[in-house]
RNA sequence: AGGGUUUGAUCCUGGCUCAGAGUGAACGCUGGCGGCGUGGAUAAGGCAUGCAAGUCGAGCGAUCUUUAUUAUUGAAGCAUAUUGAAGUCCUUCGGGUCUGAUGUGUGUGGAUUUAGUCGAGAUAGCGGCAAACGGGUGAGUAACGCGUGGGUAACCUACCCUGAGAAGGGGGAUAGCUUCGAGAAAUCGGAGAUAAUACCCCAUAAGCCCUUAGAUUUCAAGAUUUAAGGGGAAAGGUGGCCUCUAUUUAUAAGCUACCAUCUUAGGAGGGGCCCGCGUCCUAUCAGGUUGUUGGUGGGGUAAUAGCCUACCAAGCCUAAGACGGGUAGCUGGCGUAAGAGCGUGGUCAGCCACAUCGGGACUGAGACACUGCCCGGACUCCUACGGGAGGCUGCAGUCGAGAAUCUUUCACAAUGGACGAAAGUCUGAUGAUGCGACGCCGCGUGGGGGAUGAAGGCCUUCGGGUCGUAAACUCCUUUUGUAGAUGAUGAAUGCCGGUGUAUUGAAUAAGUAUAUCGGAGUGACUAUUCUACGAAUAAGCCACGGCUAACUCCGUGCCAGCAGCCGCGGUAAUACGGAGGUGGCAAGCGUUACUCGGUUUGACUGGGUGUAAAGGGUCCGUAGGCGGUUAAGUAUGUGUAAAGUGAAAUCUUCUAGCUCAACUAGAAAACUGCUUUUCAAACUGCUUAACUAGAGGAUAGAAGAGGAGAGCAGAACUGCUGGUGUAAGGGUGAAAUCUGUGGAUAUCAGCAGGAAUGCCCGUGACGAAGGUGGCUCUCUGGUCUAUACCUGACGCUGAGGGACGAAAGCUAGGGGAGCGAACAGGAUUAGAUACCCUGGUAGUCCUAGCUGUAAACGAUCUCCGCUAGGUAUUUGCCCUUUUAGGGUGGGUGCCGUAGCUAACGCGUUAAGCGGAGCACCUGGGGACUACGGCCGCAAGGCUAAAACUCAAAGGAAUUGACGGGGGCCCGCACAAGCGGUGGAACACGUGGUUUAAUUCGAUGCUACGCGAGGAACCUUACCAGGGUUUGACAUGCUAGGAUGUAGUUCCUUGGAAACAGGGAGCGACCGUAUCCAUCCGGAGCCUAGUACAGGUGCUGCAUGGCUGUCGUCAGCUCGUGCCGUGAGGUGUUCCCUUAAGUGGGGUAACGAGCGCAACCCUCGCCUUUAGUUGCAACUUCACAUCGGCUUGCCGAAGUGAAGGCACUCUAAAGGGACUGCCUACGUUAAGUAGGAGGAAGGCGGGGAUGACGUCAAGUCCGCAUGGCCCUUAUGUCCUGGGCUACACACGUGUUACAAUGGCGUGUACAACGAGAAGCAAGACGGUAACGUGGAGCAAAUCUUGAAAGCACGCCUCAGUUCGGAUUGAGGGCUGCAACCCGCCCUCAUGAAGCUGGAAUCGCUAGUAAUGACGCAUCAGCCACGGCGCCGUGAAUACGUUCCCGGGCCUUGUACACACCGCCCGUCAAGCGCUGAAAGUGGGGGGUACCCAAAGCUCCGACUCGUUCGGAAUCAAGGUAAAUUUCGUGAUUGGCGCUAAGUCGGAACAAGGUA
Repeated sequence: AGGGUUUGAUCCUGGCUCAGAGUGAACGCUGGCGGCGUGGAUAAGGCAUGCAAGUCGAGCGAUCUUUAUUAUUGAAGCAUAUUGAAGUCCUUCGGGUCUGAUGUGUGUGGAUUUAGUCGAGAUAGCGGCAAACGGGUGAGUAACGCGUGGGUAACCUACCCUGAGAAGGGGGAUAGCUUCGAGAAAUCGGAGAUAAUACCCCAUAAGCCCUUAGAUUUCAAGAUUUAAGGGGAAAGGUGGCCUCUAUUUAUAAGCUACCAUCUUAGGAGGGGCCCGCGUCCUAUCAGGUUGUUGGUGGGGUAAUAGCCUACCAAGCCUAAGACGGGUAGCUGGCGUAAGAGCGUGGUCAGCCACAUCGGGACUGAGACACUGCCCGGACUCCUACGGGAGGCUGCAGUCGAGAAUCUUUCACAAUGGACGAAAGUCUGAUGAUGCGACGCCGCGUGGGGGAUGAAGGCCUUCGGGUCGUAAACUCCUUUUGUAGAUGAUGAAUGCCGGUGUAUUGAAUAAGUAUAUCGGAGUGACUAUUCUACGAAUAAGCCACGGCUAACUCCGUGCCAGCAGCCGCGGUAAUACGGAGGUGGCAAGCGUUACUCGGUUUGACUGGGUGUAAAGGGUCCGUAGGCGGUUAAGUAUGUGUAAAGUGAAAUCUUCUAGCUCAACUAGAAAACUGCUUUUCAAACUGCUUAACUAGAGGAUAGAAGAGGAGAGCAGAACUGCUGGUGUAAGGGUGAAAUCUGUGGAUAUCAGCAGGAAUGCCCGUGACGAAGGUGGCUCUCUGGUCUAUACCUGACGCUGAGGGACGAAAGCUAGGGGAGCGAACAGGAUUAGAUACCCUGGUAGUCCUAGCUGUAAACGAUCUCCGCUAGGUAUUUGCCCUUUUAGGGUGGGUGCCGUAGCUAACGCGUUAAGCGGAGCACCUGGGGACUACGGCCGCAAGGCUAAAACUCAAAGGAAUUGACGGGGGCCCGCACAAGCGGUGGAACACGUGGUUUAAUUCGAUGCUACGCGAGGAACCUUACCAGGGUUUGACAUGCUAGGAUGUAGUUCCUUGGAAACAGGGAGCGACCGUAUCCAUCCGGAGCCUAGUACAGGUGCUGCAUGGCUGUCGUCAGCUCGUGCCGUGAGGUGUUCCCUUAAGUGGGGUAACGAGCGCAACCCUCGCCUUUAGUUGCAACUUCACAUCGGCUUGCCGAAGUGAAGGCACUCUAAAGGGACUGCCUACGUUAAGUAGGAGGAAGGCGGGGAUGACGUCAAGUCCGCAUGGCCCUUAUGUCCUGGGCUACACACGUGUUACAAUGGCGUGUACAACGAGAAGCAAGACGGUAACGUGGAGCAAAUCUUGAAAGCACGCCUCAGUUCGGAUUGAGGGCUGCAACCCGCCCUCAUGAAGCUGGAAUCGCUAGUAAUGACGCAUCAGCCACGGCGCCGUGAAUACGUUCCCGGGCCUUGUACACACCGCCCGUCAAGCGCUGAAAGUGGGGGGUACCCAAAGCUCCGACUCGUUCGGAAUCAAGGUAAAUUUCGUGAUUGGCGCUAAGUCGGAACAAGGUA
């Protein structure tokens, strides 16, 4: 910085689209790590659960726990005394002895209890402070809401700081608590007792407040100050001490410090209110407003104010956009951009608003209060049905809706906040952490070496190339990872203790502040470093036709799909899908959405309006904008300087901190703005004074279809009356409708009517435009010239507004000759609701109104100034030599310079160069439309969208092509002629139909007797059936074979044959194997296998080659130069000429190439050379025949031979013709016309020869060939069939229809050619086809009869002695074979046809016509075809109007696939969008009325308070009529889009009626 896309190409206009940057993103594929950020954009939808605002016991009473202490109580246990249940042992059974339960007393013990005191801790309550901060969200709001700058002399301010001062005395309650009661609960009530820094009263108080009076000062309602009167405050708590006082160890009522309290003045910070400026879209919202605008009194507030109220006035806002509607939090900033701008407002920061929706107040310094209160609505939850509870737009989390947005984490360690004296408590603020590639930044996925360029993939021209040093392999490293260690910074305040200083204090107590030292501690989270292991754990995504970096193969076959735009895909897709390769970016990459950019495509910087979109139909004029010269003043704009502000963050620059970076910090700069002040005075504005060059006036002249009205005139036309007169008239391309014997048309005379004004008339005149045309009169507007007398900027433009405004149309009334929509008839036509004709109503005319539009055009707005000329005309003036002269004004045209323009063109009448103002444009269609509004009687007009749809639409010019455009020219193109075709029969080809198959191709001219120059089999490609599979044919490789092989003969089985199988011979050759050999080897045969063969299968639209056609037409191009922005042009056009772009002349062209012509072949004349197989005049000889005769002589013609080559001929080389000569014309040219000579004369006849190109013309079935397809078949072989079918149609031919003929007989004259599997003579047989037989000939030697013609005869106009189809019979020939399906002969049969409709073909001289002959193919032949050859041999051409084709120039074009083009409309179908519509359903805002909760205020009501009642105000709700907006709606209108629908043919060419 630009690129793609309109066209065949070009330039321009113009839209669409791409490359860039960005995002709170989402989606797809993929995903290693870290840092820093960031994360509910939708449903301001609903929310479970936990937490998010508490704190103070140093304000208070109480309660509980607890350490210590005092007092009290005195448990267990132990000791001792006593009691003596039960038991042991002994027993004389009487009892005894020992142990000792239990109980009691005493001592010890000290659990426990109670009370008090000093501490510590905790808790509900009273009380204080905080809860108005912090945190969230953006619903509302278009506003003083926000931003910026000001004002407050109109204000407030808790905590904090500073100054001054004060705290005296008293009182009554209340919660907690106890007790009783109601209730499910929430909660509430009664009674009793109690405290305070709670509450109340009294006192005191100034510089505080109020009132009154004065002074000073200010722009100002104020400020300061003086005097008088009136009014109002307070609370204590904790620590320490003993100097004073009181009790006298010590404590306090004392002192003291700190904290708290009260009053007041100031400060800081915070807030309220007001103002200037700025702040989205819509005029299809133009008028709005009644507390509305202002005043006065009153109320109210911290404070101003209609903020509220009563009264008064009627104002106030608005085109500089009021009011209404829609949308939206605003800003610093952020994104983008070169900038100006445009878009945006997430995170961070400032402000505002909101807290489930609506209303309300209370408390308080502060709220009308997110986690306060009351009421109402909706919703959710609990309930015992009586009532209650709740508000995540705090942090997490959940549901929902959505394309989509996180952990129900940790910690108060840091920062900050609340409370507190402090410790500290609280803190989802905050700090951290988790999750998400959501973004930015950084790092890694390894590094060095390594070529048999491995394997493998892909491609391949098969040689190779590429992935690719990439891998393997080898050496090394360890960021990251895993494991284990290590462990900084964030921590220092604060607390405790000591010391110093300052301060308070009586004080060396104590406290406070500060500095310093020491001590005990405080981390939610986390960096870094080290060791070990080991390349180990780590690459994808998109693209590759152009734009745009990057290419091949396969698959698919307008399918599937791609696509941002252009566009790809219909069998060779670099565009689809896959693969390989390549390019780009990279832990990301793409896509989607949105913004800016590119886009100067809204243009301030920085666009336009003749034809591309765009000048209003014209003028007047309001607001507005702009405005001549001089001077003075001023200072609005403008400039200068300074000050303030423009928050921080961000951006920029420079530094610095994290290893770098992102990130962060510091400093600077910047914030382009606003405000205040100073200075300047050129320009602008304003004020004042003047001027005359702009503008206007005056005087004297000039031209004119300028306007309005009245009157008059002649010609023409039509009608009527009368005369003359007779059969047509009229009309058309041609006709008809029509008029006319009832007398038209024509003609003469008269009368009537309406409309328009011939010639003059012009390139003319006038008018603002529309427009204005006979003559006269009346009224009237404008313009120009001369003079330079007057005014003194009075001017220009002009949104809204007003006036005028062609034609058609409308209303009312007249008028109505001609013309003439509609309508009728006649024609034309496929139709003809048209064009043409005959009629004809509205209308056209007048008067009075309406309408208000036109291609209202110069497609060119108005005004002013400047910038070469020439020429014509109109109208003035001046001069003059009187002229076709000169000068100077105003108009109207043409040409043209500079300049402009995309070009065309414009060019002093600008589209040039400048200035002022207005209008309009921003892709095409939808749409000069819908809806709404305004206007109109209506028709309709003005204003004027959207959905949807396309990638173009368009302007100018260029080259072609085309035209029922023009000019010039040519051609058997027409015309003039001759003969045909089209009618008949037959032949051949084609279409169609049929068929198992009727193989395929060719299809206007340029297919159709064409490929095919020869289909019975073969051919043959088709069909049916049957065989075969390395193959009918080629080459190579591998293995085997030779005790027999290759080959060949024969027999045999099956078979239609091919073929399959069997057998028997012969058998070249061979025993160091057959052939060649350079002795290595190569070649050949068979069998098996493998590569491959093969394909008339497809694509002629993949191709080569060849061919047709335009066309043997005269064209097609190039180099250099020149012109043009360019495509292109010029040359090549023009004049003359030619068959010709042939030649000459001219010329910004000069030359050249491919074509033309010539060179080549052939025919026509001559010469030379040559002479067999040709010729043969002449000579000689021989032979046979005939004649004459003298019987061996002559003659004739013939044959043969020998001389000969003169002639003919053959075949080679030359000559000849060049407008060379003469005359005329022409430019003294090119050349043309005529003539002479000549065999031939103006290219002598014919042939070969075919420019650049066109038709995707034809051919893959001649051949070649890419790709695709088949491979026991789409190959190959065989038998049979088919290509030969047959209601029909077409084309090309043959034979005829007859007497210019037919038949018969006789008779004359050719040329080109062909011949060995051949041509075949003479001879013989047969009516003949032909047969037998075979001389000669590989050819100037042999094979060979031309036919029309001529002569004679017959036929005598008829379906015939024309014509020969068809059919029957019999034959011949070829061939393996004539059934489908051959040709020929003979006899018989004897069809149609008597010259051919519309239409159409060939031919201009040895031509047409006519007659035979030959050849290729070929066994034969469907050949009447094709290619040649000779014989006989005409007619006509005035001419270029017309048909067809072609060439050149020009013109128009909306065509470029190029007129077989393009293209329009209705209808029909599908889809989409939209308008109307009886209605119907929601939403919004307002109005009126009803009802009215809570609450504030007021009243009942007094000095106060509670309750109660009332009033006013009022949310929600209800009713009603309107309004606005959105949805839906039977039916209906329109538009758009959609390969091949219907009907026509409107436009583009003169588009066939411009």
The RNA shown here (small-subunit ribosomal RNA) has 1554 nucleotides and comes from a metagenome. The RNAcentral record of the sequence draws on SILVA.